[in-house]
Context: one part of a larger RNA
RNA sequence: UUGGGCGUAAAGGGUCCUGAGGUGGCCUGUUUAGUCUACUGUGAAAGCUCAGGGCUUAACCCUGACAAUGCGGUAGAAACUGGUAGGCUAGAAUAGGGUAGGGGCAAGGGGAAUUCCCAGUGUAGCGGUGAAAUGCAUAGAUAUUGGGAAGAACACCAAAGGCGAAGGCACCUUGCUGGGCCGAUAUUGACACUGACAGACGAGAGCCAGGGGAGUAAAUCGGAUUAGAUACCCGAGUAAUCCUGGCCGUAAACGAUGGAUACUAAGUGCUGAUCGAUACAAACGUGCAGUGCUGCAGCUAACGCCAUAAGUAUCCCGCCUGGGGAGUAUGCUCGCAAGGGUGAAACUC
Numbered sequence: 001u002u003g004g005g006c007g008u009a010a011a012g013g014g015u016c017c018u019g020a021g022g023u024g025g026c027c028u029g030u031u032u033a034g035u036c037u038a039c040u041g042u043g044a045a046a047g048c049u050c051a052g053g054g055c056u057u058a059a060c061c062c063u064g065a066c067a068a069u070g071c072g073g074u075a076g077a078a079a080c081u082g083g084u085a086g087g088c089u090a091g092a093a094u095a096g097g098g099u100a101g102g103g104g105c106a107a108g109g110g111g112a113a114u115u116c117c118c119a120g121u122g123u124a125g126c127g128g129u130g131a132a133a134u135g136c137a138u139a140g141a142u143a144u145u146g147g148g149a150a151g152a153a154c155a156c157c158a159a160a161g162g163c164g165a166a167g168g169c170a171c172c173u174u175g176c177u178g179g180g181c182c183g184a185u186a187u188u189g190a191c192a193c194u195g196a197c198a199g200a201c202g203a204g205a206g207c208c209a210g211g212g213g214a215g216u217a218a219a220u221c222g223g224a225u226u227a228g229a230u231a232c233c234c235g236a237g238u239a240a241u242c243c244u245g246g247c248c249g250u251a252a253a254c255g256a257u258g259g260a261u262a263c264u265a266a267g268u269g270c271u272g273a274u275c276g277a278u279a280c281a282a283a284c285g286u287g288c289a290g291u292g293c294u295g296c297a298g299c300u301a302a303c304g305c306c307a308u309a310a311g312u313a314u315c316c317c318g319c320c321u322g323g324g325g326a327g328u329a330u331g332c333u334c335g336c337a338a339g340g341g342u343g344a345a346a347c348u349c
Base pairs, nucleotide, nucleotide: 004320005319006318007303008302012317014201015200016199021194022193023192025088026087027086028085029084030083031082033081034080035077036076037075038074039073040072041071042070049065050064051063052062053061054060091191092188093187094186095185097182098181099180103177104176105175106174107173108172109171110154114150115149116148117147118146119145120144121143125136126135162169163168206247207246208245209244210243211242215241216240220236221235222234223233258316259315260314261313262312263311266294267293268292269291270290271289272288275285276284298305299304322349323348324347331342332341333340334339
């Protein structure tokens, strides 16, 4: 390479968006590029294969046929693919009507708790642990009452629940704003799917500048434990955690499962909303969108998956090819740095 794969064995890009490319709905006409048919030219000889023949046989040699799956030309076919012209509405999009939501951004507000400060009451302990000690406290702590300040996070509701492309999103109110879903109608008329590269977003930690700093707490310092204890436990405690602006670009970024479309038994919850019926409702029935569980066929090495597929198919992208060496070295590139991206080989089993 052919081929086979990617939930857990190696393997789905962290997520989205889109220009190139690949792929693409129904009907009619046309074209004949792909495709197919026939004829024809060429495809040197030798060799291979087959049928004969010549050396006593064989090797070897000779004759003929086949083949050379290709390329060119001529004539034709028109179903399919492509091109082109016209049309359609089932895909897609838009308008108008409803609707749920921790979707995003900004501003304002709230209460509980914690710590600190001030004042009152009050007296000898408090705290902490397996047990202790360090620590705090007669300069009046802990406890308790009143007042004040600060920062961070939002109990209950709360759910197997909701929203978002993913990361993620939760006190309340307001403003701005993105997306979804439902249903009658109308409009456009294939405008679609995927998407190398590029671009945007991207938890936490980390970095730069300026603020902020209650609690927690890497580092660090004490106290214990222990043979030791650079730990686990305890007392302290700085960066950090928070805000603004700018970097970083990684995660078990997980459903360890790329996206789109179609099809393929049932049963049972939840969320949103429509229609029917009803009394405007509840309960009931129908179909839709999402989110769970059980499960047939099927699939799977098994575990399990099973309409939210890991089933049956098509299209496009990414990725894998024994373990270690190694996500290392080197080069290139990005970054202030930390480091990121790309990414080997020798050697060894």
A computed fold for a 349-nucleotide part of an RNA from a rock metagenome, annotated as small-subunit ribosomal RNA, central domain. Its Rfam family is "Bacterial small subunit ribosomal RNA". RNAcentral holds the full RNA, with entries from SILVA.